A computed fold for a 91-nucleotide RNA from Candidatus Competibacter phosphatis, annotated as c-di-GMP-I riboswitch aptamer. Its mean pLDDT, the model's own confidence on a scale to 100, is 88.
RNA sequence: GCUUGAAAAGGGCAAACCGCUCCGAAAGGGCGGGACGCAAAACCACUGGCCUAACUCCCGGGCACCGGGGCAUGGUCGCAGGGUUGCCAAG
Numbered sequence: 001g002c003u004u005g006a007a008a009a010g011g012g013c014a015a016a017c018c019g020c021u022c023c024g025a026a027a028g029g030g031c032g033g034g035a036c037g038c039a040a041a042a043c044c045a046c047u048g049g050c051c052u053a054a055c056u057c058c059c060g061g062g063c064a065c066c067g068g069g070g071c072a073u074g075g076u077c078g079c080a081g082g083g084u085u086g087c088c089a090a091g
Stems, first nucleotide, its partner, number of pairs: 002091004012038002017033004022029002036078001042084003046081003049076003056070006
């Protein structure tokens, strides 16, 4: 350096759920608690998927506005692929 692995050693992250006079239209995020799990569950929204639909477009209405449908520029890296970096061990 490469491959494989998580048995050992040292550790790491943190699902659901709960709390917050936190951010957000929402999805979701943040902080704290909590552990379902994860050998990259470290980082990146590049490709695909999935979620939301504020703005905006179309339709309808009782037309201040409300309802329905479409649509990311919003989100998800713990959905998958890809990129970057990394501890330990064996070969």